Predicted 3D model of RNase P RNA and transfer RNA as a complex of 499 nucleotides.
Model confidence (mean pLDDT): 78 of 100.
It holds a member of the Rfam family "Bacterial RNase P class A". Rfam describes the family as follows. Ribonuclease P (RNase P) is a ubiquitous endoribonuclease, found in archaea, bacteria and eukarya as well as chloroplasts and mitochondria.
RNA sequence: CAGCUGGGCCAGACGGUCGCUUUCCACGUCCUCGGACGCGGAGAGAGGAAAGUCCGAACUCCGCAGAGCAGUGUGCCGGAUAACGUCCGGGAGGCCGGGCUCAAGCCCGUCCGACGGAAAGUGCCACAGAAAAUAUACCGCCCAAGUCUUCACCGAUGAGGGUAAGGGUGAAAAGGUGCGGUAAGAGCGCACCGCCGCGGCAGUAAUGCAGCGGGCAUGGCAAACCACACACGGAGCAAGACCAAAUAGGAAGGAAGUCCGCGCCCUGUUUCUUUGAGCCAGGUCUCGGACACGUGCCGGCUCGGCGCGUCAAACCUUCGGGUAGGUCGCUAGAGCCUCGCAGCAAUGCGUGGCCCAGAGGAAUGGCCGUCCCACCGGAGCAAUCCGGCGGACAGAAUUCGGCUUACAGGUCCGGCUGCCAC
RNA sequence: CGGGACGUGGCUCAGCCUGGUAGAGCACUCGCUUGGGGUGCGAGGGGUCGGCAGUUCAAAUCUGCCCGUCCCGACCA
Repeated sequence: CAGCUGGGCCAGACGGUCGCUUUCCACGUCCUCGGACGCGGAGAGAGGAAAGUCCGAACUCCGCAGAGCAGUGUGCCGGAUAACGUCCGGGAGGCCGGGCUCAAGCCCGUCCGACGGAAAGUGCCACAGAAAAUAUACCGCCCAAGUCUUCACCGAUGAGGGUAAGGGUGAAAAGGUGCGGUAAGAGCGCACCGCCGCGGCAGUAAUGCAGCGGGCAUGGCAAACCACACACGGAGCAAGACCAAAUAGGAAGGAAGUCCGCGCCCUGUUUCUUUGAGCCAGGUCUCGGACACGUGCCGGCUCGGCGCGUCAAACCUUCGGGUAGGUCGCUAGAGCCUCGCAGCAAUGCGUGGCCCAGAGGAAUGGCCGUCCCACCGGAGCAAUCCGGCGGACAGAAUUCGGCUUACAGGUCCGGCUGCCAC
Repeated sequence: CGGGACGUGGCUCAGCCUGGUAGAGCACUCGCUUGGGGUGCGAGGGGUCGGCAGUUCAAAUCUGCCCGUCCCGACCA
């Protein structure tokens, strides 16, 4: 310098002019006396993703939301955080590159990722293949009764048996490499590597290291069911609160009762000397209670809870009718910038400074000039000059923290490879 | 702005939950039937399941992210 790759930052700059939204101030007009309108001045006016709405929260309401089941989500370890499926650090794993080894394999570096459990159980593994999970004998290899041929050896065939080394099938064939061993073979034996178990050491832990024991028992799939651990009530600013206006303040459908007690009143009977008062019995009404039932709500089911009701409303569903206005919620916040301290980092704590859209169908734009960058054409040996064209993705709508996706160009920091120069 | 459903031949749909062969009806093409057309009978073509990744031996189906289409949601009484 070029190529590939990982990450951070910026998101054309300055000036003029004409507009748009909004806040404040001053003036004028109007009236219902607080606003509306007009005009002038000053200030502010999109993003790194404002997007997708995929996660997590704040906030608000529903009856403060209880138990079990079902359902959904998360899933190495530690830390950060209001919280998270996010972030940071670490550990195992994988791709690529380099090195070591006879080989299997091991070590180092960049990068990557939804990375718990498959000896709890169930299920699946198509086709091909002999065999697909209690292993299996198609070809091959080895042993070989018997038969054929031969005088015999040799040769041919071969019941039956051994063998998982070799071939072939497949995504996957039941530890790997090497040496020994054997009729041929095989963890059959040994060494190394892998695996499993045990205790030890290091580490907060995931895990790692070395040792001893076991010839190996345990194929893959949990983004299959599932078991385990943890978390989760629902809805969403069209949440919700207040004011104003309007109407047929409408119609249809949805259902369930008994008992007890105090008291008022009535009727009957009876006691007291009468008006009257009291006891008892019955009836009725109100209130209270018990149980039962109905209904609504508590996201699904059961229990449980709360409210209303049991002959007529509330409530629910459907249909019909009316309004299309205003104010709040609404932007000072897990806020931004600088510096210091703690920490490997995410981040936390502290000091100082700052106020930075708040509209409500939706403003944030157009033009001109100078400069910057890229491309094209022309001139020039070249530096450079002239002309033209272009500068992405996109765009607030209650607010934050993340993830994901889109993105012209520039810039900074790393890693690998190649070439050139020293 | 918020919430939900769907995407499979030209059209309308099934298959997806429980992964292994893409299927039905209409439409299209050819042949037979007819004097010709329709009807009827027989045969055939046409899909890479909206796109890109991932899990898996294997994806229309499972998971993630994008794209597109459709539907619902104001208040009062």